[in-house]
RNA sequence: UGCAGUCGCUGGCCUUUUGGGCGAGAGGAAAGUCCGGGCAGCAUAGGAUACGGUAGUUGCUAACGGCAACCGCGUGUAAGCGUAGGAAAAGUGCCACAGAAACAAUACCGCUCCGGUUUAAAACGGGGUAAGGGUGAAAAGAGUGGGGUAAGAGCCCACAGAUCUUAAUGGUGACAUUAGGGUGAGGUAAACUCUACUGGCUGCAAGGAGGUCUAUAUACCGUGAUCCGCGGAUGACCGCUCACCGCUAGACUGCGCAAGUAAUUGUGCAGCUAGAUAGAUGACUGCAGGCUUAUGACCUUUGUUAUGAGUCACAGAACCCGGCUUA
Numbered sequence: 001u002g003c004a005g006u007c008g009c010u011g012g013c014c015u016u017u018u019g020g021g022c023g024a025g026a027g028g029a030a031a032g033u034c035c036g037g038g039c040a041g042c043a044u045a046g047g048a049u050a051c052g053g054u055a056g057u058u059g060c061u062a063a064c065g066g067c068a069a070c071c072g073c074g075u076g077u078a079a080g081c082g083u084a085g086g087a088a089a090a091g092u093g094c095c096a097c098a099g100a101a102a103c104a105a106u107a108c109c110g111c112u113c114c115g116g117u118u119u120a121a122a123a124c125g126g127g128g129u130a131a132g133g134g135u136g137a138a139a140a141g142a143g144u145g146g147g148g149u150a151a152g153a154g155c156c157c158a159c160a161g162a163u164c165u166u167a168a169u170g171g172u173g174a175c176a177u178u179a180g181g182g183u184g185a186g187g188u189a190a191a192c193u194c195u196a197c198u199g200g201c202u203g204c205a206a207g208g209a210g211g212u213c214u215a216u217a218u219a220c221c222g223u224g225a226u227c228c229g230c231g232g233a234u235g236a237c238c239g240c241u242c243a244c245c246g247c248u249a250g251a252c253u254g255c256g257c258a259a260g261u262a263a264u265u266g267u268g269c270a271g272c273u274a275g276a277u278a279g280a281u282g283a284c285u286g287c288a289g290g291c292u293u294a295u296g297a298c299c300u301u302u303g304u305u306a307u308g309a310g311u312c313a314c315a316g317a318a319c320c321c322g323g324c325u326u327a
Base pairs, nucleotide, nucleotide: 001288002287003286004285005284006283007282009025010024012022013021014020015019027314031325032324034323035322036321037320038319039203040202041201042200046228047227048226049225051199052198053197054196055195056070057069058068059067060066071085072083073082074081075080086194087193091192092191093188094187095186103141108133109132110129111128112127113126114125115124143159144158145157146156147155162183163182164181165180166179167178168177169176170175207245208244210238211237212236213235220232221231222230223229252271253270254269255268256267257266258265259264289312290311291310292309293308294307295306296305297304298303
């Protein structure tokens, strides 16, 4: 842990009623309360600002930040796996340590020109140079070759590549392929920010029902981020009382068929499956099973078997449902 029995506990139904009978009684996560919806109240939830949320495309869905398929990127020989995946040329901020310098570089080493001195060189001073070295996760961001230059450099050229863009073709689309043109100051938005879309607030202790009281408005109260607007007997209080309703038949469960790559949808048949309120769903006994372990026996070994002992995952409804996450 399973089955049976006995004794209880919480609802339901029946009954000859202080008793008896019949039948039901936790989960895959009931959990975390993270996201979404239903339901309820307040304008049928309305406007502005603030504050949040989401971020490839198409679809599914009551809805979603969920799911499915696909696209891009990364990784892998591949199957596959991962991916918060809008904008860094609007602006601001940040880039540890090291390093000269972390963004339009005060040049460390090197290369090179000039200067005075000088036979020359070295050293010194003044320039040029981001090709080479060194530091670093990242170094000015364009790889190879050639030209060019005092020395160098996309400074210029050819080819290849990147990125943006235009057109054609394919695709519902993200996007892909081909051709043309432009560009050449890095990264970071799970930093502020910008863009697009989107969110009213409160949660079943909602709320209803009950009792009491009051009477019409520049007040007061409600709508609880603020302002406007709106409403007010459908009010206020009793009163965060829990006796009643809400409360469990539902986007329900099982099986089949059909559509769809799938998520999912349609349809047929069958079924009813907790409803407590400090919170029921448990305890004991027997049998069986799983795991661990000790001893004995058997077996070439992995092991098998007998007896004894221990043990039985995580956890546990509280308005309901769909997800996610965790155990």